RNAcentral holds the sequence, with entries from ENA and MGnify. This is a predicted structure of a 73-nucleotide RNA (transfer RNA) from a Thermoplasmata archaeon. NCBI's taxonomy places the organism under Archaea, Methanobacteriati, Thermoplasmatota, Thermoplasmata. RNAcentral records the identical sequence in 2 taxa. Rfam family: tRNA. Rfam classes the family as a transfer RNA. Its mean pLDDT, the model's own confidence on a scale to 100, is 80.
RNA sequence: GGGUCCGUAGCCUAGCGGAGAAGGCGGCAGCCUUCGGAGCUGCAGAUCAGGGGUUCGAAUCCCCUCGGGCCCG
Numbered sequence: 001g002g003g004u005c006c007g008u009a010g011c012c013u014a015g016c017g018g019a020g021a022a023g024g025c026g027g028c029a030g031c032c033u034u035c036g037g038a039g040c041u042g043c044a045g046a047u048c049a050g051g052g053g054u055u056c057g058a059a060u061c062c063c064c065u066c067g068g069g070c071c072c073g
Base pairs, nucleotide, nucleotide: 001072002071003070004069005068006067007066010025011024012023013022018056027043028042029041030040031039049065050064051063052062053061
């Protein structure tokens, strides 16, 4: 340099055109407990890598850029 796959909360993962982005771990608060842990309940946290385009509507499709994995030269 070329090809290909990926980039969603602190971490892991779902979501593959329709209204308010879901779950687990973790965090915080409460209940419980002598204290903690476990358990139960609740809460916060993602402008979906960035920009542009298509569309009535985009995390989801197209283009460019950035970052990462793999293959080729």